[in-house]
Context: one part of a larger RNA
RNA sequence: GACGAACGCUGGCGGCGUGCUUAACACAUGCAAGUCGAACGGUGAAGCACCUUCCUUUUGGUGGGUGUGGAUGAGUGGCGAACGGGUGAGUAACACGCGAGUAACCUGCCCCCUUCUUCUGGAUAACCGCAUGAAAGUGUGGCUAAUACGGGAUAUUCUGCGCCUGCUGCAUGGUGGGUGUGGGAAAGAUAUUGUUUCGGUGGGGGAUGGGCUCGCGGCCUAUCAGCUUGUUGGUGGGGUGAUGGCCUACCAAGGCGGUGACGGGUAGCCGGCCUGAGAGGGUGGACGGUCACACUGGGACUGAGACACGGCCCAGACUCCUACGGGAGGCAGCAGUGGGGAAUAUUGCACAAUGGGCGCAAGCCUGAUGCAGCGACGCCGCGUGAGGGAUGGAGGCCUUCGGGUUGUAAACCUCUUUCGCCAGUGAAGCAGGCCUGUCCCUUGUGGGUGGGUUGACGGUAGCUGGAUAAGAAGCGCCGGCUAACUACGUGCCAGCAGCCGCGGUAAUACGUAGGGCGCGAGCGUUGUCC
Numbered sequence: 001g002a003c004g005a006a007c008g009c010u011g012g013c014g015g016c017g018u019g020c021u022u023a024a025c026a027c028a029u030g031c032a033a034g035u036c037g038a039a040c041g042g043u044g045a046a047g048c049a050c051c052u053u054c055c056u057u058u059u060g061g062u063g064g065g066u067g068u069g070g071a072u073g074a075g076u077g078g079c080g081a082a083c084g085g086g087u088g089a090g091u092a093a094c095a096c097g098c099g100a101g102u103a104a105c106c107u108g109c110c111c112c113c114u115u116c117u118u119c120u121g122g123a124u125a126a127c128c129g130c131a132u133g134a135a136a137g138u139g140u141g142g143c144u145a146a147u148a149c150g151g152g153a154u155a156u157u158c159u160g161c162g163c164c165u166g167c168u169g170c171a172u173g174g175u176g177g178g179u180g181u182g183g184g185a186a187a188g189a190u191a192u193u194g195u196u197u198c199g200g201u202g203g204g205g206g207a208u209g210g211g212c213u214c215g216c217g218g219c220c221u222a223u224c225a226g227c228u229u230g231u232u233g234g235u236g237g238g239g240u241g242a243u244g245g246c247c248u249a250c251c252a253a254g255g256c257g258g259u260g261a262c263g264g265g266u267a268g269c270c271g272g273c274c275u276g277a278g279a280g281g282g283u284g285g286a287c288g289g290u291c292a293c294a295c296u297g298g299g300a301c302u303g304a305g306a307c308a309c310g311g312c313c314c315a316g317a318c319u320c321c322u323a324c325g326g327g328a329g330g331c332a333g334c335a336g337u338g339g340g341g342a343a344u345a346u347u348g349c350a351c352a353a354u355g356g357g358c359g360c361a362a363g364c365c366u367g368a369u370g371c372a373g374c375g376a377c378g379c380c381g382c383g384u385g386a387g388g389g390a391u392g393g394a395g396g397c398c399u400u401c402g403g404g405u406u407g408u409a410a411a412c413c414u415c416u417u418u419c420g421c422c423a424g425u426g427a428a429g430c431a432g433g434c435c436u437g438u439c440c441c442u443u444g445u446g447g448g449u450g451g452g453u454u455g456a457c458g459g460u461a462g463c464u465g466g467a468u469a470a471g472a473a474g475c476g477c478c479g480g481c482u483a484a485c486u487a488c489g490u491g492c493c494a495g496c497a498g499c500c501g502c503g504g505u506a507a508u509a510c511g512u513a514g515g516g517c518g519c520g521a522g523c524g525u526u527g528u529c530c
Stems, first nucleotide, its partner, number of pairs: 001529003005526005012382006018375002020340001025338003029335003034079003039076002047068006054061002086293003096217007105210002110206005116200002118152004127142006158183011188198002219265003226256003231253008268290004272283004295316005318329004346372001348371003354368001355366004385415004395406004419471001421466005429457001432454009474519005479500003485514005495502002
């Protein structure tokens, strides 16, 4: 000097940040991933219109029916759920960083170019029954739809195999042309119907995101010196989107190591951050990139993408429910609870903005995010008054008893009102979207323009007015290092202390007081790093 700090004393305001470093311990409760009716069958509420029963003096009330209407719950289907958010356990490794390679690869949604969008079939959930179970749920019979599922047609520069042939590369190879023979597509929805818009399928290119490989780099330990059998290489086969002992059979006997293999310990890595003139040393909290993990261990399914935090299956530990037969769960998401600890916050508000998912859109969802709350935890800013005021008042302390000092400090006079308090006014953040007019080639849901509407924060910030010096100072130290000295008490006691060292009767070193020095809403102490 620094800190994600803690502790002691003290504490006025604001802005911006920041806050479980320990038990990757266990978790009550709520929320954190849905959305689409413009894919589908169905459900059909409120309201409105008409007919009608009953009541009624009327407005009307009540019941039923028809039409319209389209709310809402569940289901099939699509997309999303692999993002976003958390944590640092594991990992000394191509995990990360820098730089390359991929002629060994993939890439949903998005953009560009291009082709097609044809014929047909059978089911199934929902629903209606039945059965069974305490429940979670399950079984069975019957009906039905699709952009769900299946079969066929057609098809390229797609793809498999064979033959002929051109160009070319650092090797394996890459890329064309011709020909023969196999294989492979599709789905519709919408409308103020102008036939539009959004889709679907095959192919090519792009963008983005990833997979894999390699060179180099970054901990301690030799009181770890030898390690290795899928081990090192080859051939055949399997597997993958793809190379490869990745896996398997056979063959060979290799491979690594004092430039530290193997083992042990520790640890996520980086941009950065702290310190330092630098070299270097330390560190990896917040923010950003990346990796790994999601109660512990294992496994695959779906999918463009997972071996999947809020999916599935199995095993285990733990917790809960149970009718004892059987079931349910996973906060290292946001809050919150217990526990551990020196120690770390609210079971808050809002989707208004930014961003994300779905949707044509309206919109819905979003503990991402934006805000608010708590903590002097940090940094920064401001205030606790300003000017005048000596006879140097009173009190305190010291005294050589003359006085000195506290001290312009106070009182007193004049002035100001930041911040806080009271009252009034009151934002930007709003771009866009939506509703409703209007104009423009009405060529198009396209563009312009008028009015209205949409803000959690928030009646906040800011501004204005009002009252009154009024509400706002402490902490550490004073022997030397080291700025700052006297008195009393104590008497090697009580105590102090970072080092040297103080204290045994005149202690500037202990305790108290007066005075002083330093910093100041903080000041000290402890811990850690330079």
Small-subunit ribosomal RNA, 5' domain from an uncultured bacterium, 530 nucleotides, folded computationally.
It matches the Rfam family "Bacterial small subunit ribosomal RNA".
The RNAcentral record of the full RNA draws on ENA, Greengenes and SILVA.
The coordinates come from a structure-prediction model, not an experiment, and the mean pLDDT is 84.